A computed fold for a 73-nucleotide RNA from a Thermoguttaceae bacterium, annotated as transfer RNA. Rfam family: tRNA.

[in-house]
């Protein structure tokens, strides 16, 4: 260079082109306890890298671009 695959809360991850983007860990608040880092119960956290595009409708599909990995000389 050129061809392939990833990119989603702080970390891992789920979502047939249709809900309000799922779910573990973690952090935070409350219960319970003699104490809690076991248990129970509840909140916060995502511009779905990024910029276009197709569609009634995009995490999903097309083009770019950024980044990570891989394959070839």
């Nucleotide at each position: 260079g050129u061809c392939c695959c990833c990119g989603u809360g702080g970390c891992c991850u789920a979502a047939u082109g249709g809900a309000u983007a799922u779910g573990g860990c973690g952090u935070c608040g409350c219960c319970c306890u003699c104490c809690g880092g076991a248990g129970g119960c509840g909140a916060a956290g995502a511009u779905u890298a990024u910029g276009g595009g197709u569609u009634c409708g995009a995490c999903u599909c097309c083009c770019g671009u950024c980044g990570g990995g891989g394959a070839u000389a």
The source organism's lineage runs through Bacteria, Pseudomonadati, Planctomycetota, Planctomycetia and Thermoguttaceae.